Fluoride riboswitch aptamer (crcB RNA motif) from Hyphomicrobiaceae bacterium UBA4118, 62 nucleotides, folded computationally. NCBI's taxonomy places the organism under Bacteria, Pseudomonadota, Alphaproteobacteria, Hyphomicrobiales, Hyphomicrobiaceae. Its mean pLDDT, the model's own confidence on a scale to 100, is 76. The sequence was found by an Rfam model in a public genome assembly.
[in-house]
RNA sequence: GCCGACAAAGGGGAUGGAGUCCCCCAAAACUGCCCCUUAGGGCUGAUGACUCCUGCCGCUAU
Numbered sequence: 001g002c003c004g005a006c007a008a009a010g011g012g013g014a015u016g017g018a019g020u021c022c023c024c025c026a027a028a029a030c031u032g033c034c035c036c037u038u039a040g041g042g043c044u045g046a047u048g049a050c051u052c053c054u055g056c057c058g059c060u061a062u
Stems, first nucleotide, its partner, number of pairs: 010025004016053006032043004
């Protein structure tokens, strides 16, 4: 110097975690909807998509 093998290989996608896929970003991507007196109030959803676990709510039985 060349070849091969191994290892490593960021963050984000409205509430936690796991697998696969997709998209976005380099202090940026991202941070749901409605009413409103701008102070606050109300509603849906644990996913960007699919498959699960947990949590939450309701019903039934014991």